This is a predicted structure of a 474-nucleotide part of an RNA (small-subunit ribosomal RNA, 3' major domain) from a metagenome.

Context: one part of a larger RNA
RNA sequence: UGACGGGGGCCCCCACAAGCGGUGGAGCAUGUGGUUUAAUUCGAUGCAACGCGAAGAACCUUACCUGGGCUUGACAUGCAGGGGACAGAUGUAGAAAUACAUCCUUCUUCGGACUCCUGUACAGGUGCUGCAUGGCUGUCGUCAGCUCGUGUCGUGAAAUGUUGGGUUAAGUCCCGCAACGAGCGCAACCCCUGUCUUCAGUUGCCAUCAGGUAAUGCUGGGGACUCUGGAGAGACUGCCGGUGAUAAACCGGAGGAAGGUGGGGACGACGUCAAGUCAUCAUGGCCCUUACGUCCAGGGCUGCACACGUGCUACAAUGGUCGGUACAAAGGGCUGCGAUACAGUGAUGUGGAGCGAAUCCCAAAAAGCCGGCCUCAGUUCGGAUCGGAGUCUGCAACUCGACUCCGUGAAGUUGGAAUCGCUAGUAAUCGCGUAUCAGAACGACGCGGUGAAUACGUUCCCGGGCCUUGUACA
Numbered sequence: 001u002g003a004c005g006g007g008g009g010c011c012c013c014c015a016c017a018a019g020c021g022g023u024g025g026a027g028c029a030u031g032u033g034g035u036u037u038a039a040u041u042c043g044a045u046g047c048a049a050c051g052c053g054a055a056g057a058a059c060c061u062u063a064c065c066u067g068g069g070c071u072u073g074a075c076a077u078g079c080a081g082g083g084g085a086c087a088g089a090u091g092u093a094g095a096a097a098u099a100c101a102u103c104c105u106u107c108u109u110c111g112g113a114c115u116c117c118u119g120u121a122c123a124g125g126u127g128c129u130g131c132a133u134g135g136c137u138g139u140c141g142u143c144a145g146c147u148c149g150u151g152u153c154g155u156g157a158a159a160u161g162u163u164g165g166g167u168u169a170a171g172u173c174c175c176g177c178a179a180c181g182a183g184c185g186c187a188a189c190c191c192c193u194g195u196c197u198u199c200a201g202u203u204g205c206c207a208u209c210a211g212g213u214a215a216u217g218c219u220g221g222g223g224a225c226u227c228u229g230g231a232g233a234g235a236c237u238g239c240c241g242g243u244g245a246u247a248a249a250c251c252g253g254a255g256g257a258a259g260g261u262g263g264g265g266a267c268g269a270c271g272u273c274a275a276g277u278c279a280u281c282a283u284g285g286c287c288c289u290u291a292c293g294u295c296c297a298g299g300g301c302u303g304c305a306c307a308c309g310u311g312c313u314a315c316a317a318u319g320g321u322c323g324g325u326a327c328a329a330a331g332g333g334c335u336g337c338g339a340u341a342c343a344g345u346g347a348u349g350u351g352g353a354g355c356g357a358a359u360c361c362c363a364a365a366a367a368g369c370c371g372g373c374c375u376c377a378g379u380u381c382g383g384a385u386c387g388g389a390g391u392c393u394g395c396a397a398c399u400c401g402a403c404u405c406c407g408u409g410a411a412g413u414u415g416g417a418a419u420c421g422c423u424a425g426u427a428a429u430c431g432c433g434u435a436u437c438a439g440a441a442c443g444a445c446g447c448g449g450u451g452a453a454u455a456c457g458u459u460c461c462c463g464g465g466c467c468u469u470g471u472a473c474a
Base pairs, nucleotide, nucleotide: 001474002473003471004470005469007468008467009466010465011464012463015458016457019422020421021420022419023418026313027312028311029310030309031308032307033306034304035303042053043052064299065298066297067296068295069294070293073122077121078120079119080118081117082116083115084114088103089102090101091100092099093098106113107112124288125287127286128285129284133282134281135277136276137275138273140271145184146183147182148181149180150179151160152159164175165174166173190265191264192263193262195233196232197231198230199229200228201227205222206221209220210219211218236259239253240252241251242250243249315415319374320373321372322371323370324369325368331362332361333360336355337354341350342349343348381412386407387406388405389404390403391402392401428450429449430448431447432446433445434444
């Protein structure tokens, strides 16, 4: 000087407390451990691995296993020599890769191009090492810290500044001070959102005028309004009162759409964890080279006594079911979205209007509201499981897809110890969309609808910041 302390002081945080809803019990989905297996590819492992890499394993993917093939190779660039096709079509064998046979068959500016064979350099490796690395990322932590120059002080390691008194979300600002300044962080500058003005007015809108319809901005027209999207305004403790050292600031008020960082995002200092990744990629070293490379078929990654994590659905009446009826936002669409209509109980099919989309379509929003039934029961709760029949995608749904209909109707009556999230348009609850994608979400990422309770407080638990103290630690 740090680190540590079941030392002290001050301070902060959904850290506790106060509340609301969960997890832990059940069934299922998904990931992991274990076990099994020819293989169940590999990685991730306290917080910070476990719906993680994977924004999507039937084949492919695929890295694994079994079997069948190839050896200058599936892919790249040369060199030397030789050939003329290669590709395509048909047939045979085969699981295919591929092999064989037949047909067809080069261009040329004569340098060659393209392609095949042989040889030689080489290719190739998701093989090892993340403890050789780059790059990227997680984490402490959006915590308020981490440092430097000069000066001063100390023999020196170092100190000072950065400590102190206030204050702040903040090393934020003020005052003081042997310090004076500066840098990286904080904040601001950027984006979205909340109010207003202005400009613009189609595909959006419809107040006024006119026409028309069974009805509809449907038509003429209009730019008022909504909206769209460009430019501006607006919030700065600016104003008032009080407290305070007359400071910084804090408390209250006015005006205002918004008030003291308005709300949300992007943004992550010096560093820590030899944290993670050699399987995104790149790369040193090592290793393989008729195989640890490569092609193909089938299988596996989906196995199941069990254990754990994360979710979904429930156990019901604030509910279930049937009928009627309202109101979104944000997205996507040409190998696409697909309306009206018709067929089917339905998944869906037939068909194809319109739309490269503020125009058309996906598209029904759901919870909600208005009525009927159910009356506390393992039930008209719950839907697992199983049987049968189908639909769709796709060469192909056996291993191993999603969905529909009929039947079946399991566990489950609120979950032990323990444990998680959340402070406001939040939690809870309700549906909608998208990426990936032929098909395959209860996951992920977004969107809006309805919309709470509680916070006395900082004694205690976790984590963190500053000062100080002890130390046989570095």
It matches the Rfam family "Bacterial small subunit ribosomal RNA". The full RNA is in RNAcentral, with records from SILVA.